A computed fold for an 87-nucleotide RNA from Aquabacterium sp., annotated as c-di-GMP-I riboswitch aptamer. Of the family's consensus pairs, 95% are formed in the model.
RNA sequence: UUGCACAGUUGGCAAACCCGUCGAAAGGCGGGGACGCAAAGCCUCCGGUCUUACUGCCGCAAUGCAGAAGAUAGCGGGGCUGCCCUA
Numbered sequence: 001u002u003g004c005a006c007a008g009u010u011g012g013c014a015a016a017c018c019c020g021u022c023g024a025a026a027g028g029c030g031g032g033g034a035c036g037c038a039a040a041g042c043c044u045c046c047g048g049u050c051u052u053a054c055u056g057c058c059g060c061a062a063u064g065c066a067g068a069a070g071a072u073a074g075c076g077g078g079g080c081u082g083c084c085c086u087a
Stems, first nucleotide, its partner, number of pairs: 002087002012037002017032006035074001041080003045077003048072003054067004
């Protein structure tokens, strides 16, 4: 410097669920808790998925219809960064 098949060390993260809190919701954050994770560290650039406050449409009306600028990095791809061991 490149790689991460196998084994190991020191450590790391934390699904469901519960409590609190923010949010219209999806969901986020904090505490508890561990299903899992070798990038489950960071970034919405691409595709997917979820939601519809708001906007538009129909309407007497609505819990109707359509649409992310919202959410998901623990849905996949891509980009950036990185510990130990080993070759």